[in-house]
């Protein structure tokens, strides 16, 4: 340089154009216990990588850029 893939809470991921962006782990508080862990309950944490476009409506489709990964050169 060319082609492809990925980017969504602290971490790992789901989300095939429409209702409130969700799951697991983790964190905090509670429950329980003499105490810790486990269990159960509750809560906080997301400008969905950036900008633009299409659309009545975009996390999703299109374009450009950025970061990372893979292959080729």
């Nucleotide at each position: 340089g060319u082609g492809g893939g990925u980017g969504u809470g602290g971490c790992g991921c789901a989300g095939u154009g429409g209702u409130u962006a969700g799951c697991g782990c983790g964190u905090a508080g509670g429950u329980c216990u003499c105490a810790u862990a486990a269990u159960c309950c509750u809560a906080a944490u997301g400008u969905c990588g950036a900008g633009g476009g299409u659309u009545c409506g975009a996390c999703a489709c299109c374009c450009u850029c950025c970061a990372c990964c893979c292959a080729c050169a």